[in-house]
Context: one part of a larger RNA
Molecule: large-subunit ribosomal RNA, domain IV
Organism: metagenome
């Protein structure tokens, strides 16, 4: 002087620390005795007291087994009991005498709950969850898989069935909003593909024909049929335009200015704009920048924490709102008791360094 699943500790007793992290404290089993709250189940082992060893031919109560009696196991008599409950008594600092064996209370936040997860940093408020709800599905069902006109699952079931999204036990409750995006209806008109059609028009060419030439023949005009190039009207479904409905579909849910006989404040009024301008609730919030927002509280002192306030930068109703007993290795605050966490740091055990051999 290092290192350990390690031991002790005067006075204080969380002053330590991001937090009581660590580690004490508690702890069995008996008896009293237990509060708010609530879904009457529970909180609950709440909290908070006592008790525990041996000894005793001291008492008292059970069971049992025999005997004896009776109408009965009524009642007695002995034995047993690794049965109870008192009582005297005795020894230690200590009697659950070692070991194993809950620390508790108040109060917020999330998540209702037991579960379930990142095999190897994350177990949570994250998924799931019973229950709520829309939509799809009518049976060769939708929907899925597939070597795809097959098969097979659904389901040997059948709408109280079965798939799919969302929300998440209970309680009260879920306001406007269909301009946009989806979706579901709609069929009048508008657009529209392929196809259907098949004018015109080029291109070729027989034939007729002009010109110039004695003729071959040159050079032009016109041009049927065929064959081909291009292809125009028109017809033409679904969709899309359009008409509706639909937010527990995706979504969204304003501004300005004035106004009451102290002042402030705006119940009142005007205006502009939208599809409709944010209801109930809760609110400086796990959401509040400004902010350590202002007042209680709680501490001698409190950027956290309860409780209000409503100026919501940037709350809000199943992307659920707001409440909730019970729960939780979940997180914030507070306190009790006990602690080497700390004021402050010593001693010890181990094992090694280190010195000798």
């Nucleotide at each position: 002087c290092c290192g350990u699943a390690c031991c002790u500790u005067a006075a204080g007793g969380a002053a330590c620390u991001a937090g009581g992290c660590a580690a004490u404290u508690u702890g069995a089993c008996c008896c009293c005795g237990u509060a708010c709250g609530u879904u009457c189940g529970c909180a609950a082992g709440a909290a908070g007291g006592g008790g525990u060893g041996c000894c005793u031919c001291c008492a008292g109560c059970g069971a049992c087994a025999u005997g004896g009696u009776u109408a009965a196991c009524c009642c007695u008599a002995u034995g047993u009991c690794g049965g109870c409950u008192g009582a005297g008594g005795c020894c230690g600092c200590a009697g659950u005498g070692a070991a194993g064996u809950g620390g508790c209370u108040c109060u917020g936040g999330c998540g209702a709950c037991u579960g379930u997860u990142u095999a190897c940093c994350a177990a949570a408020a994250a998924c799931a969850c019973a229950g709520u709800u829309c939509u799809c599905u009518g049976c060769u069902a939708a929907c899925a898989c597939a070597c795809a006109c097959a098969g097979u699952g659904g389901a040997u079931g059948u709408a109280u069935a079965g798939a799919g999204g969302a929300u998440g036990a209970c309680g009260c409750c879920u306001g406007c909003u269909c301009g946009g995006u989806g979706c579901c209806g709609g069929a009048a008109g508008g657009u529209u593909a392929a196809g259907g059609g098949g004018a015109a028009g080029g291109g070729u060419c027989a034939g007729c024909u002009g010109u110039c030439g004695c003729a071959a023949g040159a050079c032009g005009g016109u041009g049927a049929a065929g064959c081909u190039c291009c292809u125009a009207a028109c017809u033409g479904a679904a969709g899309c335009c359009c008409c509706g409905g639909u937010a527990a579909a995706c979504g969204g849910c304003g501004g300005c200015c004035g106004u009451a006989a102290c002042u402030a404040u705006g119940a009142c009024g005007g205006u502009c704009c939208u599809a409709a301008g944010g209801u109930a609730g809760c609110g400086a919030a796990g959401u509040u920048c400004c902010u350590u927002g202002u007042c209680g509280g709680g501490u001698a002192a409190g950027u956290u924490c309860c409780g209000a306030c409503g100026u919501g930068c940037a709350u809000g109703u199943a992307c659920g709102g707001c409440g909730u007993a019970a729960c939780g290795a979940c997180u914030g605050g507070a306190g009790c008791a006990g602690u080497g966490u700390c004021u402050c740091a010593a001693g010890g055990a181990c094992g090694g360094a280190c010195u000798c051999g």